[in-house]
RNA sequence: AGGGGUGUAGUUUAGUGGCAAAACAACGGUCUCCAAAACCGUUGAUGGGGGUUCGAUUCCCUCCACCCCUG
Numbered sequence: 001a002g003g004g005g006u007g008u009a010g011u012u013u014a015g016u017g018g019c020a021a022a023a024c025a026a027c028g029g030u031c032u033c034c035a036a037a038a039c040c041g042u043u044g045a046u047g048g049g050g051g052u053u054c055g056a057u058u059c060c061c062u063c064c065a066c067c068c069c070u071g
Base pairs, nucleotide, nucleotide: 001070002069003068004067005066006065007064010024011023012022013021018054026042027041028040029039030038047063048062049061050060051059
């Protein structure tokens, strides 16, 4: 320099156009002499910008970050 892939919650992953989901973690509660475990509940996210669309995490363009390949 060229090509390809990935980007969603604190972490690991779902979600292929119509209210963003789960597990773990965190916080609160129940239980317990205390703690752990268990159970119940709460908080929290679509990398930035633009376009298409009635409607975008999803499709398109561009930028950014990371990974891989070629030289």
The RNA shown here (transfer RNA) has 71 nucleotides and comes from an uncultured Erysipelotrichaceae bacterium. It was read from a public genome assembly.